This is a predicted structure of a 342-nucleotide part of an RNA (large-subunit ribosomal RNA, domain IV) from an Acidobacteriota bacterium.
Rfam family: Bacterial large subunit ribosomal RNA. Gene Ontology terms of the family: ribosome and structural constituent of ribosome.
Taxonomically the source falls in Acidobacteriota (Bacteria, Pseudomonadati).
It was read from a public genome assembly.
Context: one part of a larger RNA
RNA sequence: CCCUCGUUUAGGAACUCGGCAAAAUAGCUCCGUAACUUCGGGAGAAGGAGUGCCUCGGUAGGGUGUAAAAGCCCGAGGAGGCCGCAGUGAAGUGGCCUGGGCGACUGUUUACCAAAAACACAGGACUCUGCUAAGUCGCAAGACGACGUAUAGGGUCUGACGCCUGCCCGGUGCCGGGAGGUUAAGAGGAGGGGUUAGCUUUCGGGCGAAGCUCUGAAUCGAAGCCCCGGUAAACGGCGGCCGUAACUAUGACGGUCCUAAGGUAGCGAAAUUCCUUGUCGGGUAAGUUCCGACCUGCACGAAUGGCGCAACGAUCUGGGCGCUGUCUCAACGGGGGACACU
Numbered sequence: 001c002c003c004u005c006g007u008u009u010a011g012g013a014a015c016u017c018g019g020c021a022a023a024a025u026a027g028c029u030c031c032g033u034a035a036c037u038u039c040g041g042g043a044g045a046a047g048g049a050g051u052g053c054c055u056c057g058g059u060a061g062g063g064u065g066u067a068a069a070a071g072c073c074c075g076a077g078g079a080g081g082c083c084g085c086a087g088u089g090a091a092g093u094g095g096c097c098u099g100g101g102c103g104a105c106u107g108u109u110u111a112c113c114a115a116a117a118a119c120a121c122a123g124g125a126c127u128c129u130g131c132u133a134a135g136u137c138g139c140a141a142g143a144c145g146a147c148g149u150a151u152a153g154g155g156u157c158u159g160a161c162g163c164c165u166g167c168c169c170g171g172u173g174c175c176g177g178g179a180g181g182u183u184a185a186g187a188g189g190a191g192g193g194g195u196u197a198g199c200u201u202u203c204g205g206g207c208g209a210a211g212c213u214c215u216g217a218a219u220c221g222a223a224g225c226c227c228c229g230g231u232a233a234a235c236g237g238c239g240g241c242c243g244u245a246a247c248u249a250u251g252a253c254g255g256u257c258c259u260a261a262g263g264u265a266g267c268g269a270a271a272u273u274c275c276u277u278g279u280c281g282g283g284u285a286a287g288u289u290c291c292g293a294c295c296u297g298c299a300c301g302a303a304u305g306g307c308g309c310a311a312c313g314a315u316c317u318g319g320g321c322g323c324u325g326u327c328u329c330a331a332c333g334g335g336g337g338a339c340a341c342u
Stems, first nucleotide, its partner, number of pairs: 001337008010328002014326001019323001027051005036041001038160001052082005061074004083087001095321007102313002107119002123158007135144003161308004166238003171235002173231005180226003186220002191215005198207003239257005266300001267297001278294005
């Protein structure tokens, strides 16, 4: 010096990103216990007091047992006394209060750096599926779904509960429609080409039936697409400029352009705010964090849910009490190392 443990005057978080670590609290009995609340909770809230042993006395009382008892078991409260610094005498054994964010909750997770606000979750909604179900696995047979049957099963989103969930169907998707347009194979076969029996010839050639063969127009052809309509708890989207009130400022009001429609309720410098340590208020002697407001929302917003919310959390973030070697500032001691000599 390192690891580990113990103790410490005065102070008590001044340490530090941060009370990290440590200290403190602790059992049982009694008293007492707030806001808030989904009336269950919150709650062991908080905050107090007592605690050993002996005697009265195993007493009062209770249980068991019995016809009644005895016996056995449990056992306060009271009075008196004894000892120590100390009576849950050791070990084991909650620190507490308070504001806010997120997630309702118990659960689940990155086996070996992340336990969370992530996943799941009851609950909500949309959608598919009428049974040989939809969906899934398989080449198939077959199997799961399910020995179930729409109060069932699959998919997707949301995520207890409370109050709610606005406007837009122009685009994309999905559903419905089928008049018209477009449209494949196929059907169809007008017409054309090759070949040549034959005919013809100025012997160079020309024409050319049937058959075979190569093509092939019109016309008839479904879904789809175009088209018409519906649908946003489908994917998604939810404006700009100018003017205006008896000071000023602001703009309920007006004008105009654009759009499918121009963001409603609620919330808002927020897990979202760039400017920003916004401004005001609170807390501190002093506060880039925190809480309450304001609204100028760079770039919240309603099941990619919005806003609340008791309870819950090894969650994140402020404040306080207690307590302490975290610190002022270090010291001493135990054990084990390292190191040195043997």